[in-house]
RNA sequence: UGAGUCAGUCAGGCGGCCGCGUCGAGCCUCCGGGCUCGCCGAGGAACGUCCGGGCUCCGCAGGGCGGGGUGGUGGGUAACGCCCACCCGGGGUGACCCGCGGGACAGUGCCACAGAGAACAGACCGCCUUGGUCCUCGGACCGAGGUAAGGGUGAAACGGUGGUGUAAGAGACCACCAGCGUGCCGGGCGACCGGUGCGGCUAGGUAAACCCCACCCGGAGCAAGGCCAGACAGGGAGCGUCCGAGGGCUGCCCGCCCGAGCUCCCGGGUAGGCCGCUGGAGGCGUGCGGCAACGUACGUCGUAGAUGGAUGGCCGCCACUCGUGCGGGGGAGACCGCGCACGAGGACAGAACCCGGCGUACCGACUGACUCAUCCG
Repeated sequence: UGAGUCAGUCAGGCGGCCGCGUCGAGCCUCCGGGCUCGCCGAGGAACGUCCGGGCUCCGCAGGGCGGGGUGGUGGGUAACGCCCACCCGGGGUGACCCGCGGGACAGUGCCACAGAGAACAGACCGCCUUGGUCCUCGGACCGAGGUAAGGGUGAAACGGUGGUGUAAGAGACCACCAGCGUGCCGGGCGACCGGUGCGGCUAGGUAAACCCCACCCGGAGCAAGGCCAGACAGGGAGCGUCCGAGGGCUGCCCGCCCGAGCUCCCGGGUAGGCCGCUGGAGGCGUGCGGCAACGUACGUCGUAGAUGGAUGGCCGCCACUCGUGCGGGGGAGACCGCGCACGAGGACAGAACCCGGCGUACCGACUGACUCAUCCG
C1' cells in the first nucleotide's frame, strides 16, 4: 500500500422565515374555546410483534388426560428461544466464521429420480463350472448352477488396503487401519479429551416424521383495568329459579365455587371526559470481583406523552465524505499528508403502558485491535 476479520461510535451543526403538539403564565371569551409569550418535543432500529418479563384483571389457578415450548456443557439474568465462556462437528492460507448440537440396538413410518436391486438387499454387464448344438477349431449361441472381486446407476449399494484360499469368489481365514460396543487408568465442576485392554467382524439415512427422554408453561391483555358524566322505549319467543338455566377456575373430564337470571329476534339510544401515563431490572464515569456475559459500591445526569394521533418545510453559512483539476511540501525509499476551485451526496424509517432480547431495513463515514499478500529500508 492492497485485500479482509472482529468490536464499537456517528448517522450533521448554527442562523432566519413559515408551521404543529403537550404543559406553564398572561389576556380575551358567546364558556365551546381563541390569541400572545416561554419550556420541552422520536430511533438505532421508535419497525416486525417473533420470544421473555414487569404491570392489570380474572376466584392465587387442585388432580388426570391432552396441548405448546426448549434441547451439547457450565455460567449470567427478573426472565428468555437471549448473552458469555468452553466442548464437539464443519468451513477458511489466516484473523475468524457457521451449527433447530438429546435419543435411530424402545417401537412404527418414509427414502424421490436413476438403477437389476434402497434395508433380514441385489445377478444388468462381467467372472467361473457344467450340459447341448454349430464351427472356418480361435470360438459363437441356447440352457442349468456358483459368485458381490471388477464395471455400471445413485446423495447413499451392507467396512478399507494387502495377503491366504478358491473353478471363480467371499471376514471364509489372517495382518494392519477405520468404526461400534464395553472395562480400566489419567486430566477436567462438566460437555469431553488422552492412553490402554477385550468383544463380535460391521452396525445406512431421516426425529424442522410419529414417537421416547429430561426440563419449563394458569388465562387474557392498556381496546388490561378503574372513576365520572350523559342518552333511550319498549315489545316478542325459548330455557330456568334448589329435580337449578347460566357462569368461573386451562381445551376436555373429575372436582370445587358463584348462582336468579340467561339466550335469540324486532325496535330505540350513546359512542364524551379523567386516571392508568411514564423514574425505570434507567444512562454515564470510576473503583473492586469475574477470562467474559455480568455483579457490586460510590459519584453524577435527567423535561415526548399525542388519541384521527404533534415533532415538519424552505433558504443561507459552516463542517464532513467522494470525484475532477491546479498548486506547493515531507521522506533515503516504497510512498504520504496539505491548500484552493468546481461538481455531487446525506439513507432506512417514525413513539402510543413500560422494559430485556432477537430478526429485518439503512446513502454512507469514522475509530480501535487483528490477519493475509505485496513493496521499501